[in-house]
This is a predicted structure of a 1392-nucleotide RNA (small-subunit ribosomal RNA) from an uncultured Clostridiaceae bacterium.
The sequence is in RNAcentral, with records from Greengenes.
């Protein structure tokens, strides 16, 4: 120096973690006079004198270990006896003094117990005893401390005495007896779920959430139980037992416990190194040196968070380049970059180096780190977001996909919303996303809300407990207010400093910590206490009014049924019918009868009752309100949780009773159906009596008292007053009941002394919508069912009042060829056109109810033509740019179906600086052209409709929170929102109408192509003249309800009337307000996106748009005599068009037409009528109607009439004899008829679009049908009734109930077993210290038994969760079925 031992202290601290725990467990403040306290300080005594053992070691044995056992020696501050002992303990007596009960503190008497240990050295450390501090426990109380009542009764050592036991101590803490108590709606017990606090988050606070790091206190240490030793544990690295794991065995038996530091498994969406050091702080132990310490001091990992820093600064325009984008110009990324110049904070080098260490000295894990110098050296950004909230856009992809998404919500072909890219926006070594908490959120309202109708007043009373609560004096001092004191740790947070270069962070000092005790005062208020008071409340008394309740009794209408007369076919019932009742005799009447219900009139927003309710009329018993009075009582009041009564209708249950009504059934009817509505019958019920249900849209959707706040006018009962008295009135005061209304309120409607106004009270109730007033559990119920009352899951709404709108099988007033009157017609026949359908190589395309279908097309044979078939071209049929070549251009041959290919020929032009240019051909290369391909829901623009219907709207002002109203309603009147009048409106615009065009009368001009009365002339206005007249075209003029009468509101106007060509907008056109209809057109055009690009683009030939079983829509023609033919006669127009043209006379033809050609660019010349009239024939027929269709022969256009033109002539002669349901147009120069012209066009018209000609009927009147105006009503409609919207069936899906059970947890209770272990008690067995010479004793042990007593057994039951065939609603979910219930009168008001 190391080590086992013996012996001492310390391993009850530090240091981990929250399973447990709703409890003196925690927090805060008392309290112990009921207590302990090693180590520490201070004080006082004391340390004397013996004794036995016993590890270690030695030797033996046992076992695999673990460990054990016998035997022999040894010490000791280790154990033991004896002695001293009080101020100590303990009785038992006393003195005093204190206190809040027992009681304490301080002191005397007398008895009886009880100690000690030495080391090493001279000074200290130790030990014993007693006192006191300190310092840390212990136990007790008062207040605070989570949800649930779908947990309401708990509780036997319970609650309490009195004894004794036990502990440090108090106590049912245990035990033996004794009382029958104790908790609990101020929430006991049960159930959940929770460590609690200082603080942390957050909030203007008041809260609300949390309990991580720091600090404080508790509990636990694999689960459970238990003691032991100790100043302290019922002990985290300690003991012992049972359980579960794990491990080791030689199978007998034996180890083990990281919620201590790393660290490994596992589990998860996550969470760190088996790192240095005792250097510092602290702790134990030591007399110290020192040792021990994963406490702690560092370092590592991780943006895990708070701070501080950086990625560089200046300067740089040709605004490079690349990206984006673009109107193709440019624009922006952008001074950004490149580059220039400077700085030097990162990393790394080099060099110096700490504090942190106090002292006498040594001692530093971090660490050669912070720092500090020096040299060189640009080194190092990301993520987000960009439709709105919310700062910031544009392009491509994609197409209700793929995706976004916090709410609203974008995405279907131009997406600022997905995805990407560029640019922008933030924030920045971060940025975003997701969870949890508050905040906003007054959306649990204490501060600080509500409850007529949004969710939400108990269905009414009586009433307990609670709350609340008149006037006055007088105490009091509980609540209150005031001031001291003590506590309210610390650290946190504010404030002021200070210390790391700052700052986070640390460190000092102050305030605060709003709380609790206590103690001093005040005494208005609220409380208590006592006295009194009368106005609150109640009692006496007189008086009236009432359908107020109970009971008995009477009435008289009417239903009905019987009985009998009379009488005879229908009654009855409906929108119409039937279904029933009637010749067996009804209904209808008469009269007699019986039952039973309910009480006409009176009757009244009249009356009573707390509500439900309450109606003939008498008696009778009896609640209750009012008036009046002011004798009494003296606050007796108010509300009411729970509790007791009451409580329409329907409903049960017992016995009556039933006349009418009448579910339930049953017939008839209506119906698509009709398990309704209507109709005939009809039982329960309805009615009484006694019990039970216990709900209603039980409403005033409005709890119940008290006071206070402008009126006005009814109305019921009463008092007073005026007035000589009554009636009556008119004035007032109290009760009740209404209406109207003004502050106030109210989201608005609305409420307004009967408040929903302005305050007290006190009570019920809400808290988004469905699910659900539903499930389970409790209670009541005979039962129906009723109360009490959820969650899963599901939506983003649901709802209220009120606007505009629209809509209604609401109402009201007015229009309009709407209907009505009427005339012609469609629908029937042929035909022609258009359309669907079909058919096709293709029959291009588009138009669709009115408002598509003779449309777009004012004109498909070829072109058109866009469709098809075939043949070709591929910078291109068309455009612009370059190059080359050639003039353009004419004429022509062959081949082809033709584009189109292959020749031939003529022909050299214009400008020109002589280079070339201009046009045109022709060939080549690209940019490019080109598309009638797509989307009218991407658009312009045009255009249809409602609808030529009277409305749509601003400004200003005014009312309303407001959205919007108001003006525009409203009497009147109009064709009209025309126009008067009134009016909180006053103007004003876009519509109306007026001004424009045609027409109807007239002047004036003007007279040629026009006209011709008058003079002349002629066949002819032809010609001279004329321009009066016709006409023609410019410009005036009239017509305004101007005049007159009536009406009427002294208006607007309307009705007659006069004039007058024309009369009340004279006729007709132009003209079409805001707006609807995603109305039509991308094929008139035009245009953005998309798509083709030897083809979706161009050429060409032939085809097709023309097809034909069919259906539709529009016209033609006709069906005939008001009519038809005539190769018989004779008139009258208007407005148009004409040169590649319109064509006259004239010829020829039967005609179409042809010949031919006069005039004419037109008031000149040509197209140029017909019906009507005359006349004759035909006589009602499939006709002398009607003309389809078919032949045949012609004409005309046109390269071409085959498919697929149009005329003529002859000849053929189809259907059709007026048109079913249904439906059209048209009110006057209209209908209807009759022709005529034009666009288009080579040709083609039954269509269009215009033109004159002839020329009718009828409108009583708005009741119904269609549209449409303006007021009003109702609404659950706004896509706006072609709305909306229920319910059950089918189908997927989901969560929940129910369920024969079946698994499992939980905590308890009973009874069985009883481990370790304290106690208890001992007959066995055994013991070194003390008595005792000895025997033996005292006294310990161990065994043995008891009581307790964990885990396990075993048993009923309780709760709770998991699962279950089946089974039941309930949610959602596309386009499903079935019907129509509900919103309008929703087609039977709805609804409880």
């Nucleotide at each position: 120096g190391a080590u086992a031992g013996c012996g001492g202290c310390g391993g009850a601290c530090g240091g981990g973690u929250g399973a447990g725990u709703a409890a003196c467990g925690c927090g805060u403040g008392a309290g112990c006079a009921a207590c302990c306290u090693g180590c520490c300080u201070c004080u006082a005594a004391g340390u004397g004198a013996g004794g036995g053992a016993u590890a270690a070691c030695a030797c033996a044995g046992g076992g695999a270990a673990a460990c054990c056992u016998g035997u022999g020696c040894u010490a000791a501050u280790a154990c033991c006896u004896c002695a001293u002992a009080a101020c100590g303990u303990a009785u038992a007596c006393u003195u005093g003094u204190c206190a809040c009960a027992u009681g304490g503190c301080a002191g005397g008497u007398a008895u009886a117990c009880c100690a000690a240990a030495g080391g090493u050295u001279u000074a200290c450390u130790g030990c014993u005893u007693a006192g006191a501090g300190a310092u840390g426990g212990g136990c007790u109380c008062g207040c605070g401390u989570c949800c649930g009542a779908u947990u309401a009764g708990c509780u036997a050592g319970u609650a309490g005495g009195u004894g004794a036991g036990g502990u440090a101590a108090u106590g049912g803490c245990u035990c033996a007896c004794c009382u029958a108590g104790g908790c609990g709606a101020c929430g006991a017990u049960c159930g959940g779920u929770a460590g609690c606090c200082g603080a942390a988050c957050u909030g203007a606070g008041a809260g609300g959430u949390u309990g991580a790091u720091c600090g404080g206190c508790c509990a636990c240490a694999u689960u459970g139980g238990g003691a032991c030793u100790g100043a302290g544990a019922c002990a985290c690295g300690g003991c012992c037992c049972a359980g579960a794991c794990u491990c080791c065995u030689a199978c007998g038996g034996g180890a083990g416990g990281c919620a201590g530091c790393a660290g490994u498994g596992g589990g998860g969406a996550a969470u760190a190194u088996u790192g240095c050091g005792c250097a510092a702080u602290g702790g134990g132990g030591g007399a110290a040196a020192c040792c021990c310490u994963g406490a702690c001091g560092c370092a590592g990992c991780a943006a895990c968070g708070c701070c501080g820093c950086g990625u560089g600064a200046a300067g740089g325009a040709u605004g490079a380049a690349g990206g984006u984008u673009u109107u193709c110009g440019g624009a922006u990324u952008g001074u950004a970059a490149a580059c220039u110049u400077c700085a030097g904070c990162a990393a790394g080098c080099a060099g110096g180096g700490a504090c942190g260490a106090g002292u006498a000295g040594a001692a530093g894990a971090c660490g050669g780190u912070a720092c500090c110098u020096g040299a060189a050296c640009a080194a190092a950004a990301g993520c987000c977001a960009c439709g709105g909230c919310u700062a910031a856009c544009u392009a491509c992809g994609u197409g209700c996909c793929a995706g976004c998404a916090g709410c609203c919500g974008c995405g279907g072909u131009a997406a600022u919303a997905c995805g990407u890219a560029g640019g922008u926006g933030g924030c920045g070594a971060g940025c975003g996303u997701u969870g949890u908490c508050c905040g906003g959120a007054a959306u649990u309202a204490c501060u600080g809300g509500g409850u007529g109708u949004a969710a939400a007043g108990g269905g009414c009373g009586c009433g307990u407990a609670g709350g609340c609560g008149g006037g006055u004096g007088c105490c009091u001092a509980a609540g209150u207010c005031a001031g001291g004191c003590g506590u309210g740790a610390a650290a946190u947070g504010c404030c002021g400093g200070a210390g790391c270069u700052c700052a986070a962070c640390u460190c000092c000092g102050g305030a605060a910590c709003u709380g609790c005790g206590u103690u001093u005062g005040a005494a208005a208020c609220u409380g208590g206490g006592c006295a009194u008071c009368u106005u609150g409340a109640g009692u006496g008394u007189c008086g009236g009014a009432g359908a107020g309740g109970g009971a008995a009794g009477c009435g008289g209408a009417a239903u009905u049924c019987c009985u009998a007369g009379u009488g005879u076919a229908g009654c009855g019932g409906u929108g119409a019918a039937a279904u029933g009742c009637g010749u067996a005799g009804a209904u209808a009447u008469u009269a007699g009868g019986a039952g039973g219900a309910a009480c006409a009139c009176c009757a009244g927003u009249g009356g009573c009752g707390a509500a439900g309710g309450c109606g003939g009329c008498u008696u009778u018993c009896u609640g209750g309100a009012c008036g009046a009075u002011a004798a009494c009582u003296g606050a007796c009041g108010c509300u009411g949780a729970g509790g007791c009564g009451c409580g329409a209708a329907a409903g049960c249950g017992u016995g009556g009773g039933g006349a009418g009504c009448a579910a339930a059934c049953a017939g008839g009817a209506u119906u698509a159906g009709a398990u309704a509505c209507c109709c005939u019958g009809g039982u329960a019920g309805u009615c009484c009596a006694c019990g039970c249900u216990g709900u209603a849209a039980a409403c005033g959707a409005u709890g119940g008292a008290u006071a206070c706040u402008a009126g006005g006018u009814g109305u019921u009962g009463g008092g007073g007053g005026u007035a000589u008295u009554g009636a009556g009135c008119c004035c007032u005061c109290c009760a009740g009941u209404g209406c109207c209304g003004g502050a106030g309120u109210u989201a608005a409607c609305a409420c307004a002394a009967u408040a929903a106004g302005u305050a007290u009270c006190c009570c019920a109730c809400c808290u988004g919508g469905g699910g659900a007033g539903u499930a389970c559990g409790g209670c009541c119920g005979c039962a129906a069912g009723g109360u009490u009352g959820a969650a899963a899951c599901u939506c983003a709404a649901a709802g209220g009042a009120a606007u505009u709108g629209a809509c209604g099988g609401g109402g009201g007033c007015c229009c309009g060829c709407a209907c009505a009157a009427g005339c012609a017609g469609u629908g029937g026949a042929g035909u022609a056109u258009g359309u669907g359908g079909u058919u096709u190589a293709a029959u291009u395309c588009g138009a669709a109810g009115c408002a598509a279908c003779g449309c777009g097309a004012a004109g498909a044979a070829c072109c058109u033509u866009a469709c098809c078939a075939g043949g070709g071209c591929u910078u291109g049929a068309c455009a612009u740019c370059c190059a080359a070549c050639g003039a353009a251009u004419c004429c022509u041959g062959c081949a082809g179906a033709g584009a189109u290919g292959c020749g031939g020929g003529a022909g050299u032009g214009c400008c020109g600086u002589a280079a070339g240019g201009a046009g045109c051909g022709u060939u080549g290369a690209g940019a490019c052209a080109g598309g009638u391909g797509g989307u009218g829901c991407a658009u312009g623009g045009u255009u249809g409709u409602c609808g030529u219907c009277a409305g749509c709207u601003c400004g200003u002002g005014u009312c309303g929170u407001g959205a919007g109203a108001u003006g525009u309603u409203g009497g009147g009147u109009u064709a009209a929102g025309u126009c008067c009048c009134g009016c909180a409106a006053c103007g004003a615009g876009c519509g109306c109408a007026a001004c424009c065009c045609c027409u109807g009368u007239u002047g004036u001009u003007a007279g040629u192509u026009g006209c011709c009365a008058u003079c002349a002339u002629u066949u002819a206005g032809u010609u001279g003249g004329g321009c009066a007249c016709u006409c023609u075209a410019a410009c005036g003029a009239g017509a305004c309800u101007g005049c007159c009468g009536u009406u009427g509101a002294c208006a607007a106007a309307a009705c007659g009337g006069a004039g007058g060509a024309a009369g009340g907008u004279g006729g007709g056109g132009a003209c079409g307000a805001c707006g609807u209809c995603a109305a039509a057109u991308c094929a008139u055009c035009a245009u953005g996106c998309c798509c083709c690009u030897u083809a979706u683009g161009u050429c060409c030939u032939g085809g097709g748009c023309u097809a034909c079983a069919c259906a539709c829509g529009u016209a033609c023609u006709a069906c005939a005599a008001u009519g038809g033919c005539u190769g018989g006669g004779u008139a009258c127009a208007g407005a148009g068009g004409g040169a590649a043209g319109c064509a006259a006379u004239a010829c020829a033809g039967c005609g179409a037409u042809g010949u031919g050609g006069a005039g004419c660019a037109a008031a000149c010349c040509c197209c140029u009528a017909a019906a009507a009239c005359c006349a004759g024939c035909c006589u009602c027929a499939g006709u002398u109607c009607a003309g389809a269709u078919u032949g045949u022969a012609g004409g005309c256009u046109g390269a071409a009439a085959c498919u697929c033109g149009c005329c003529u002539a002859c000849a053929u002669g189809a259907a059709g004899g007026c048109g079913g349901a249904a439906u059209u147009g048209c009110u006057a120069g209209u209908a209807a008829u009759c022709g005529c012209g034009g666009a288009u066009c080579a040709g083609c018209a039954u269509g269009c679009c215009g033109c004159g000609g002839u020329g009718a009927a009828u409108a009583c009147g708005u009741u119904c049908c269609c549209g449409g105006g303006c007021c009003u009503u109702g609404u659950a409609c706004a896509c706006a009734c072609c709305g909306c919207c229920c319910g059950u069936c089918a189908c997927a899906c989901c969560a929940u109930g129910a369920g024969a059970g079946u698994c499992g947890g939980u905590a308890a209770c009973a009874c069985c077993c009883g481990a370790a272990g304290c106690c208890u008690g001992u007959a066995g067995c055994u013991u070194a210290a003390c008595c005792g010479u000895a025997a033996g004793g005292a006294g310990g042990g161990c065994g043995c038994a008891g009581u307790c007593g964990a885990a396990g057994g075993u048993g009923g039951g309780a709760u709770c969760g998991a699962u279950g065939a089946u089974u039941a609603g309930g949610g959602u979910g596309a386009a499903g079925u079935c019907g129509u219930a509900a919103c309008a009168a929703g087609g039977u008001a709805a609804c409880c």

Model confidence (mean pLDDT): 84 of 100.